[in-house]
RNA sequence: CCGGAUGUGGUGAAAUUGGUAGACACAUCAGACUUAGGAUCUGAUGCCGAAAGGUGUGGGGGUUCGAGUCCCUCCAUCCGGACCA
Numbered sequence: 001c002c003g004g005a006u007g008u009g010g011u012g013a014a015a016u017u018g019g020u021a022g023a024c025a026c027a028u029c030a031g032a033c034u035u036a037g038g039a040u041c042u043g044a045u046g047c048c049g050a051a052a053g054g055u056g057u058g059g060g061g062g063u064u065c066g067a068g069u070c071c072c073u074c075c076a077u078c079c080g081g082a083c084c085a
Base pairs, nucleotide, nucleotide: 001081002080003079004078005077006076007075010026011025012024019065028044029043030042031041032040046055047054048053058074059073060072061071062070
């Protein structure tokens, strides 16, 4: 330099192949239970915010009523190839 794959919360992973993002599980937090701890049960849990609300799928741009999904570009990681003594 060329070609290909991948990128979503703290973690593993979903999302009718364009239509409520994060189901479900783990972890975490709070509460119940317990002498205590574990286990179990209930609730919460992307981020900001007291709330209302805002924002978010690697970054930026585009198409569309609507994008994690399609298009362009850039970045990172991995695989293969090429080049270089």

The RNA shown here (transfer RNA) has 85 nucleotides and comes from a Bacteroidota bacterium. The source organism's lineage runs through Bacteria, Pseudomonadati and Bacteroidota. Rfam family: tRNA. The family's RNA type in Rfam is transfer RNA. Gene Ontology term of the family: triplet codon-amino acid adaptor activity. It was read from a public genome assembly.